Transfer RNA from a Deltaproteobacteria bacterium, 75 nucleotides, folded computationally. Taxonomically the source falls in Myxococcia (Bacteria, Pseudomonadati, Myxococcota). It matches the Rfam family "tRNA". Rfam classes the family as a transfer RNA. Rfam links the family to the GO term triplet codon-amino acid adaptor activity. Rfam describes the family as follows. Transfer RNA (tRNA) molecules are approximately 80 nucleotides in length. The coordinates come from a structure-prediction model, not an experiment, and the mean pLDDT is 80.
RNA sequence: GGGCUUGUAGCUCAACUAGGUUAGAGCUCCCGGCUCAUAACCGGGCGGUUUCCGGUUCGAUUCCGGACGAGCCCA
Numbered sequence: 001g002g003g004c005u006u007g008u009a010g011c012u013c014a015a016c017u018a019g020g021u022u023a024g025a026g027c028u029c030c031c032g033g034c035u036c037a038u039a040a041c042c043g044g045g046c047g048g049u050u051u052c053c054g055g056u057u058c059g060a061u062u063c064c065g066g067a068c069g070a071g072c073c074c075a
Stems, first nucleotide, its partner, number of pairs: 001074007010027004020058001029045005051067005
């Protein structure tokens, strides 16, 4: 330099084939319960510019283009 895949919460991942009104789950963290106490367990809560810019559309996490980052392969 070229090809392919990929980017969603602090971490790991859903949200599909087929765009639809408010983007969810587990773990972490915080508060409470339970316990002599801790862990485990139970209840609740916090947490998002869906990488960025633009395009299509009434409507984009989803489709298209570019930039940037990550992984694999080729040279």